Predicted 3D model of a 325-nucleotide part of an RNA (large-subunit ribosomal RNA, domain IV) from a Christensenellales bacterium. The source organism's lineage runs through Bacteria, Bacillati, Bacillota, Clostridia and Christensenellales. The full RNA is in RNAcentral, with records from ENA.
Context: one part of a larger RNA
RNA sequence: CACUUGUUAAGGAACUCGGCAAAAUGACCCCGUAACUUCGGGAGAAGGGGCGCCUCCGUAAGGAGGCCGCAGCGAAAAGGCUCAAGCGACUGUUUACCAAAAACACAGGUCUAUGCGAACACGAGAGUGGAAGUAUAUGGGCUGACGCCUGCCCGGUGCAGGAAGGUUAAAGGGAAGUGUCAGGGCAACCGAAGCACAGAACUGAAGCCCCUGUAAACGGCGGCCGUAACUAUAACGGUCCUAAGGUAGCGAAAUUCCUUGUCGGAUAAGUACCGACCCGCACGAAUGGCGUAACGACUUGAGCGCUGUCUCAACAAGUGACCCG
Numbered sequence: 001c002a003c004u005u006g007u008u009a010a011g012g013a014a015c016u017c018g019g020c021a022a023a024a025u026g027a028c029c030c031c032g033u034a035a036c037u038u039c040g041g042g043a044g045a046a047g048g049g050g051c052g053c054c055u056c057c058g059u060a061a062g063g064a065g066g067c068c069g070c071a072g073c074g075a076a077a078a079g080g081c082u083c084a085a086g087c088g089a090c091u092g093u094u095u096a097c098c099a100a101a102a103a104c105a106c107a108g109g110u111c112u113a114u115g116c117g118a119a120c121a122c123g124a125g126a127g128u129g130g131a132a133g134u135a136u137a138u139g140g141g142c143u144g145a146c147g148c149c150u151g152c153c154c155g156g157u158g159c160a161g162g163a164a165g166g167u168u169a170a171a172g173g174g175a176a177g178u179g180u181c182a183g184g185g186c187a188a189c190c191g192a193a194g195c196a197c198a199g200a201a202c203u204g205a206a207g208c209c210c211c212u213g214u215a216a217a218c219g220g221c222g223g224c225c226g227u228a229a230c231u232a233u234a235a236c237g238g239u240c241c242u243a244a245g246g247u248a249g250c251g252a253a254a255u256u257c258c259u260u261g262u263c264g265g266a267u268a269a270g271u272a273c274c275g276a277c278c279c280g281c282a283c284g285a286a287u288g289g290c291g292u293a294a295c296g297a298c299u300u301g302a303g304c305g306c307u308g309u310c311u312c313a314a315c316a317a318g319u320g321a322c323c324c325g
Base pairs, nucleotide, nucleotide: 001320002319003318004317005316006315007314008313010311011310014309019306028050029049030048031047036041038145052067053066054065055064056063057062080304081303082302083301084300085299086298087296088295092104093103108143109142110141111140112139113138114137120129121128122127146291147290148289149288151221152220153219156218157217158214159213160212161211162210165209166208167207171203172202177197178196179195180194183190184189222240223239224238225237226236249283250280261277262276263275264274265273
């Protein structure tokens, strides 16, 4: 000096990104226990007291007062608490070896497919799963307890239905034409049948165009100008565009650039935190919106207790380091 431990005056988070680490709390019994709540909880809430011995009271159980610490067993002796906010309802699951979470799952909700030799999945097939099930079932998508709710747009894309018209393949269909040559013609040339070549019209589904529906399907949910007898603002009006112009609720938010927005709370002092405001750069309703008791090795802020985290370091023990062998 390093590591592992122990103790520490006064102070007590001044440390630090952050109380990280440590300290503190601690079993059992008694008393006592708030907001809130889904009436189960919250709750071991919180906060107090007891335990051994002595004296007194009491038949006893036990009660009141006072005093004081000593051990044992075992691998190991045992919650710190409170307030506020965010996220996720919850118990669960996860990156074996840097992430345990607000991520995944979840009951519940909803849409959709499927009538059974089901849809769907695996397989070349036979076949198997689905299921020895049968729509209160099974597959797929989204959402994610519960409470209150879930607005407008079907123009685009998708999906479903429709079939009048347009377009449209193979195929069917064979018109005109060409070659060849019997024949005709003085010749130029014409040219039947057949055989070849070539192929027009016309007939020809689904699809697409078209029509309708559908957003808990993919998605989307405006601009400019003016206006009230201080000013400011604009309930109101005008105009352009759109498929329709964002409803309820929430809002500087896990979303706010400007921004440490402004006001209030807390502090002596607060870019953090909480409550408001609304000018939402760029919230918003199952890619769910807003709440919510309980829960959380989650995230953020505050307080009490407690401490060598610190002011500021000291001492002690052990193991190394170092020296000799």